[in-house]
RNA sequence: AACAGAGUAGGAUCCGGCGCGUGAAGUGCCGGCCGUACAGGGAGUUGACGGCCGGACGAAGGGAAUACCCGCGGUGCCGGACCCGCAUCCCGCUGAA
Numbered sequence: 001a002a003c004a005g006a007g008u009a010g011g012a013u014c015c016g017g018c019g020c021g022u023g024a025a026g027u028g029c030c031g032g033c034c035g036u037a038c039a040g041g042g043a044g045u046u047g048a049c050g051g052c053c054g055g056a057c058g059a060a061g062g063g064a065a066u067a068c069c070c071g072c073g074g075u076g077c078c079g080g081a082c083c084c085g086c087a088u089c090c091c092g093c094u095g096a097a
Base pairs, nucleotide, nucleotide: 003095004094005093010084011083013081014080015079016078017077018076019075020073021072022071029055030054031053032052033051034050035049036048040091041090042089043088061070062069063068
């Protein structure tokens, strides 16, 4: 030098706990604006996540009787398992001398 590897934010699925809604919020979809984070260092998007505004779509209740119970929702948060995972560029780390 070349090769291989580790490690992030975040995300998918499943499990557990505690909530919220079921008098329809939330989730998901589209558009706009703004923001945040992205492996040890630097840069960083057309990718990721979030906030606000607008738009379209749209639902599963039942028992009980004021204590709750069983459901339902592409429901929120926390924890766990497992998998994916720096768009990309430069340097670094490990195999490795």

THF (Tetrahydrofolate) riboswitch aptamer, 97 nucleotides, folded computationally. The coordinates come from a structure-prediction model, not an experiment, and the mean pLDDT is 78.